[in-house]
């Protein structure tokens, strides 16, 4: 100087006028403060907090899914392990179990799982044919043997190589793979070393499934208050081995009527509402999510639903997008610009 990885930041500034929400003070004229996001978004997962019957017991039914460990909780996070990619820095994986079962593996291909034989070797060994007293030798391949080599395929029933053989094969042997148990070294995943076994066991579980651990259900329009209105009435219908609460089912509890239409009242306010697994900052403890101690700070809260609009001035012209009960988290978007850490390459000292 170039090319790349990963983390982290900031989201036009300033300045005047005019507004709007919420709170404080007010002498009802005003004044003063504070006033949207890294995603406030999707609602895809955890969880708080409310109510239903405090949710117990089975069945179903849904989730998760290499191993620690963090956490209010997770499908989230950190750390490892294991395959995969890249020279690296990193990155990226739904990564339990296929020798419990079952089913599925299109097309092509001979054969797709109790293997098989189209092209192809081979014809030792029985049979033919021809030469030979015979022993045996040539030939052809009708029986048969092979699975090395072609061809199909996402996949072909362990590779490689040496011996062996009629030809062929783990058939034998030697590395590697694959199985077993041991032993080492880790909390664990899992590594690694000797040994033993010729191999026995295709894939597929984002297919039923099994195994292991979780999960009761609706949701701030949840729910409390307060006010106002009240009425009962008509038809149907179900029913005590019934109905309702009850929300997938059954037990088990709890109440004795319920359910549907017609017709009639009411629909006004106050709460939940933002102090909170809070944000900064230091310090200890951890490799690291992250937890403890201590110090400071309050930082939108509406209910037709506020955060706007207009001049100036100046840059590097300015994205995506706008709270609604609350927090962890993934996920998507998104103009530009910083900042640190690391790797590779070239130069030069």
């Nucleotide at each position: 100087g170039g090319a790349g990885u990963c983390g982290g930041c900031c989201a036009g500034a300033c300045a005047g006028c005019c507004g709007c929400u919420g709170c404080g003070c007010g002498u009802c004229a005003g004044c003063g403060u504070a006033g949207a996001g890294g995603a406030a978004a999707g609602u895809c997962c955890g969880g708080g907090c409310u109510c239903c019957g405090c949710a117990g017991g089975g069945c179903a039914g849904g989730g998760u899914g290499c191993c620690a460990g963090g956490u209010a909780a997770c499908g989230c996070c950190u750390g490892g392990a294991c395959g995969g990619c890249g020279c690296a820095a990193g990155c990226c994986g739904a990564u339990g179990g296929a020798a419990a079962g079952u089913g599925c593996c299109a097309c092509a291909g001979a054969a797709a799982a109790c293997a098989g034989a189209c092209c192809g070797c081979c014809g030792a060994u029985g049979g033919c044919c021809g030469g030979g007293u015979a022993a045996c030798c040539g030939g052809a391949u009708c029986a048969g043997g092979c699975a090395a080599g072609g061809u199909u395929g996402a996949a072909a029933a362990g590779g490689u190589g040496c011996g062996g053989u009629a030809a062929g094969a783990g058939c034998g042997c030697a590395c590697c793979g694959c199985g077993c148990g041991c032993c080492u070294g880790g909390c664990a995943a899992c590594a690694g070393g000797a040994g033993c076994g010729g191999c026995a066991c295709g894939g597929u579980a984002a297919a039923c499934c099994c195994c292991a651990c979780c999960c009761g259900g609706a949701g701030c329009a949840a729910g409390a208050c307060c006010g106002a209105a009240u009425a009962g009435g008509g038809g149907g219908g179900c029913a005590a081995u019934g109905a309702u609460g009850c929300g997938g089912c059954c037990c088990g509890c709890a109440u004795c009527g319920c359910c549907c239409c017609c017709g009639g009242g009411u629909u006004g306010g106050u709460u939940g509402c933002u102090u909170g697994a809070g944000g900064c900052g230091u310090u200890u403890g951890g490799c690291g999510a992250c937890a403890g101690g201590c110090g400071u700070c309050c930082c939108a809260g509406a209910g037709g639903a506020a955060u706007g609009g207009c001049u100036g001035u100046c840059c590097a012209c300015g994205a995506c997008a706008g709270a609604a009960c609350c927090c962890g988290g993934c996920u998507u978007a998104u103009c530009g610009g910083c900042c640190g850490a690391c790797u590779c390459c070239c130069a030069c000292u």